Source information:
The RNA shown here (transfer RNA) has 72 nucleotides and comes from a Luteibaculaceae bacterium. Its Rfam family is "tRNA". By type it is a transfer RNA. Model confidence (mean pLDDT): 82 of 100. The RNAcentral record of the sequence draws on ENA.

RNA sequence: GGCUCCAUAGUUUAACGGAUAGAAUAAGGGUUUCCGGUACCCUAGGUCAAGGUUCGAUUCCUUGUGGGGCUA
Numbered sequence: 001g002g003c004u005c006c007a008u009a010g011u012u013u014a015a016c017g018g019a020u021a022g023a024a025u026a027a028g029g030g031u032u033u034c035c036g037g038u039a040c041c042c043u044a045g046g047u048c049a050a051g052g053u054u055c056g057a058u059u060c061c062u063u064g065u066g067g068g069g070c071u072a
Base pairs, nucleotide, nucleotide: 001071002070003069004068005067006066007065010025011024012023013022018055027043028042029041030040031039048064049063050062051061052060
């Protein structure tokens, strides 16, 4: 250089083109406890960037960025 795969919450991850983007864990708060832990309840937090297609894009297309793999 060429080809290919991946990128969603702090972390690990779901999501036929149509849901308020869903969980687990972590974080904050509450109940419980003498305190802590456990358990239970509640809260906030996310689609790598820019374009395009579409009535509608996390999903499809293009380019870029970052990371992994194959190849000369």